The RNA shown here (transfer RNA) has 73 nucleotides and comes from Coleofasciculus chthonoplastes PCC 7420. The RNAcentral record of the sequence draws on ENA and Rfam. Its Rfam family is "tRNA". It is annotated as a transfer RNA.
């Protein structure tokens, strides 16, 4: 070069044929306990990889583009 997949919280991952962005774990407080562990409860946490186009509205749908994994020459 062709080609295919992924990029969503501080990690590890859903999500939605376009209409309020989640969960588990980590951090943080607190209940429990002599105390630590576990277990319960709440809070914190995001420009949805990036610029554009299409729509009243985009994380999703279209182009380019950037990083990574693969397959192929």
């Nucleotide at each position: 070069g062709g080609g295919a997949g992924u990029a969503u919280a501080g990690c590890u991952c859903a999500g939605u044929c376009g209409g309020c962005a989640g969960a588990g774990c980590a951090g943080c407080a607190c209940c429990c306990u002599c105390a630590u562990a576990a277990g319960g409860u709440g809070c914190c946490a995001g420009u949805c990889g990036c610029a554009g186009g299409u729509u009243c509205g985009a994380u999703c749908c279209c182009u380019g583009c950037u990083a990574c994994u693969c397959c192929u020459a």
Description:
The organism belongs to Coleofasciculus chthonoplastes, within Bacteria.